Predicted 3D model of a 478-nucleotide part of an RNA (small-subunit ribosomal RNA, 3' major domain) from an uncultured bacterium. Its mean pLDDT, the model's own confidence on a scale to 100, is 85.
Context: one part of a larger RNA
Formats: sequence, C1' cells, structure tokens
RNA sequence: UGACGGGGGCUCACACAAGCGGUGGAGCAUGUGGAUUAAUUCGAGGCAACGCGCAGAACCUUACCUGGGUUUGACAUGCUUGGAUGCCUGGCUGGAAACAGUUUAGGCUGCCCUUCGGGGUGAAACUUGCACAGGUGCUGCAUGGCUGUCGUCAGCUCGUGCCGUGAGGUGUUGGGUUAAGUCCCGCAACGAGCGCAACCCCUGCCCUCAGUUACCAGCGGUUCGGCCGGGGACUCUGGGGGGACUGCCGGCGCCAAGCCGGAGGAAGGUGGGGACGACGUCAAGUCAUCAUGGCCUUUAUGUCCAGGGCUACACACGUGCUACAAUGGGCGGUACAGAGGGUCGCAAACCCGCGAGGGGGAGCCAAUCCCAGAAAGCCGUCCUCAGUUCGGAUUGCAGUCUGCAACUCGACUGCAUGAAGUUGGAAUCGCUAGUAAUCGCGUAUCAGAACGACGCGGUGAAUACGUUCCCGGGCCUG
Repeated sequence: UGACGGGGGCUCACACAAGCGGUGGAGCAUGUGGAUUAAUUCGAGGCAACGCGCAGAACCUUACCUGGGUUUGACAUGCUUGGAUGCCUGGCUGGAAACAGUUUAGGCUGCCCUUCGGGGUGAAACUUGCACAGGUGCUGCAUGGCUGUCGUCAGCUCGUGCCGUGAGGUGUUGGGUUAAGUCCCGCAACGAGCGCAACCCCUGCCCUCAGUUACCAGCGGUUCGGCCGGGGACUCUGGGGGGACUGCCGGCGCCAAGCCGGAGGAAGGUGGGGACGACGUCAAGUCAUCAUGGCCUUUAUGUCCAGGGCUACACACGUGCUACAAUGGGCGGUACAGAGGGUCGCAAACCCGCGAGGGGGAGCCAAUCCCAGAAAGCCGUCCUCAGUUCGGAUUGCAGUCUGCAACUCGACUGCAUGAAGUUGGAAUCGCUAGUAAUCGCGUAUCAGAACGACGCGGUGAAUACGUUCCCGGGCCUG
C1' cells in the first nucleotide's frame, strides 16, 4: 500500500423481509455426467459449464468408427517433361461408390505464317518430375482478435505543488446531498483525464408538411364491400419541429447543493425501454470461426468414397414442455392485435379428402396480393368430483409431406390403445407495473425437421412495515 476477519460505522441491491408464480415428485423434450460402444468426434466445468458452441446431425454437415481407393495430392504459387493435347455430351468393363481401365462417336478448342497439304509457338486446360501443398494434430500457461465475469458497481488515475529519508501520502479524506467521485460547503492543495450524466435509437403528447393506407367525418351514387365519384378533416404512415428545465409556488436546509408537498401539464424530478461496460480481476473461455509463434505429421495425423456413429441406456444431475382438473374439459356460435416474412418464394377463390394433405392457379417483387383462422375472451350447452368426457405417455394399424433416400434416425394426420400423475421431502429459482402470471402470433436457421432461441402484441395482478438477519457490492476506520 492492498487483501482478509464469525472487527466497527455509514450505505446500496428482488439480498432478505412482504407477496405472486414456479423448480425439486410424474410423463415427455433437450443438454450433461456415467456406464456402454468398432465409433458413440471435439470443446464448455461453482456463481460466470450443462435447450452452451449447434440460428436447426437421415446422406451432406462430420471433425469419429469400419471398409474401399489415392499420393504433387480435394486446394494455391513457381519451375520443368510431353504432345491432336485439352474441354463438353456420350458408350463399354470391374466396382457399393470413390476410383481404375477402355473405346473413340458428336460438338468446341488461343496466337503467327500459309501454296490450305502443313509449319511454328505455347496461352488456357491436361500430363511427367520437383519445390511445396495439406492437417478440426498439440500447446488458450507462447499469442492477436473476440467474449464472459465482478458490474452500469462508482469507481480508476495523471500533471504541478506540498508532506515524508523512503515505500508512499495529499488531491480522492471531512460536513451535507445524489442513481452516480452527482453537486454544494470546507480543506495544502490547484487543476485535468478515463468512467457517471448528456449527446444516439424506440416509445408516450402536440404542431406542421405530404396523401393510390384510412374516412359517410360532410355530400352524391351503390350490385351495400370505402365499392365508386369525391374529400385532405380524422386514424395512420414518415420527414421536420415543439415539449420537461426542479422552470413556477410553499415548506425544510448553512443564505448552498438539494429534499418534501403543490400547481399547470400527455408526461415530473434520470418520464419508460434500449444501445453504451472505466483502470483492472479470474495465467477465466476460445489454437474447432478466423489469424498466428513453436512443436509434431508428410504413400499419412493429408485427401476421396460407401456404410455406420454423433440419436445407444441400469442410472444421476441441469434446463424446459404437458399435466394432475370445475377460475376446468368437450362441442357450437361470435369479437378484437402487433411485429414480421414472401419470385429458388408467399399462394387466394373453387374442387377432392374425416384429416395431415392433394388438385387448382387469381393476385403479389407487396401500406395494394398472400402466409393469416389470432388465442385466451364473450354467448349458449353438456358433464358434477371419479384416475373421470381429467391427463395424455406408450403401443398397434392405416396414411400425408419433404427429400436420391425416412430401417438404424424426420415431422405431421386418422382410428384404436390409453401409462404415470390427485400440487410434489430436504432444498431452491424468478419477478416491484403494463412487471409477474397467463394467452396466442411471427422470424432466423432451414428441402424437411423446435417444447429451444430471438422478437411481437392480447388479458393483466399481489406486495414492499422495514434494513435485525442470509448472499453480493461501495466508502471510511481501530
């Protein structure tokens, strides 16, 4: 000087408390450990690994295993050998394919000279040999870059001066105050930088500009649909601008910073949300995104192909989904979103099918057409506490779709089957408002394949006395 303490003081935070809903019990999905395996590729490991890299493993992916090929190589650059070579479409033999061999049928094939017979050159491509390529092989404790975490916590430093022999201190401590090292006052300090805040984006109110979305708002027509004429008001869209600053009033306060209350206002004291992450810590993570030093490998640890595996299963753990029912289940009717996506695409009407789906192809490069029925809700009705008209696992049969191909190993549909489960021990998680809870919708990846991820809106709570205690953090201090 720091770190630490079951030392002290002050203080913050869904940290506790007050509440609401979960996890831990069941079935299934998914990740991991283990055991298994020819292989079950590799990485990630308290918080901060475990629906993580994977925004999507049938082949491919793929790195693993088995078997079969290949050795200047699947790929780059340079030198070199060869020559009707080479490329495209083909045929034949072996083979599972890769590949190996063979045949020449058709087409194409640079530049220069040409007597059109040919000669020369050697570009491109192929071929011979060489230099080299290649490596998801090792080291994240050799590294860059990127990332997690403490933590959006309020801190971390510098110049000069002053103090100290020096390490160092001071400033940054103290009194108030703040979300904040935020600001005020004081002070051997005076200033400054990186952080905080603000500047940026979305959202909430208004004005303005603009009307191929919207509007009977006012008029006319209407096959009743903004459908048509028409309108520029409203909604909306998207460009510009205004608006909030403790600005005003009262009280408290050192007359300060500020705090409390009030007015006006769409909004009030950072309005709500996002982006933004200081000096550093964990030799944290990543050599398998990429890059890269060193080491290793070079007829293999490279490369190509087929099949298998990554999907296995006595078990254990994490994260989720669906339930155990009546605030519910089934059936019928009926209403209201937002944000997205669409030409290798989205696909309407209509027809077929119980259905998944099939046929069909209008329209749409999309405020115009389509995906697209939102669902919970509301109305009516049946059931009346039971392993049930709860629950849907599992299994059988029959199908649909994608795709070269669904056996290992896809999703979905119909009929049948109907398991465990009656609210979950110790323990443990999230959340303070348009939040939790609950309800559906969309997108990326993607041929197909979400209960995951990322977004979107609908309905919409309870509670917070407080800081003694648990976890973590900040400042001062013996």